c-di-GMP-I riboswitch aptamer from an Actinomycetota bacterium, 78 nucleotides, folded computationally. Its Rfam family is "c-di-GMP-I riboswitch aptamer". Rfam's curators write: GEMM was predicted in a large-scale screen for bacterial structured RNA regulatory elements. The model forms 94% of the base pairs in the Rfam consensus. Model confidence (mean pLDDT): 88 of 100. The sequence was found by an Rfam model in a public genome assembly.
[in-house]
RNA sequence: GACGCGAAAAGGCAGACUCGUCGUGAGGCGAGGACGCAAAGCCACGGAACUCCGUCGAGAGUCAGCCGGGAUGCCGAA
Numbered sequence: 001g002a003c004g005c006g007a008a009a010a011g012g013c014a015g016a017c018u019c020g021u022c023g024u025g026a027g028g029c030g031a032g033g034a035c036g037c038a039a040a041g042c043c044a045c046g047g048a049a050c051u052c053c054g055u056c057g058a059g060a061g062u063c064a065g066c067c068g069g070g071a072u073g074c075c076g077a078a
Base pairs, nucleotide, nucleotide: 005076006075012037013036017032018031019030020029021028022027035065042070043069045068046067047066049062050061051060052059053057
């Protein structure tokens, strides 16, 4: 130094819920709030889950804090 790994410290993110706002909806965004998180930062590529529809589909979407996968990244002991 690299990979694996995750003790400590610094710094970081922010569940439920509340308010505002956008959306038919799942849900997004902002503020408050912290259950947790070492990728709980990014990407809907595979699967799961969820939503919408006079059309139920080889349809249109949501979800990265459900599981895989991809490219990247801070700190540092055993």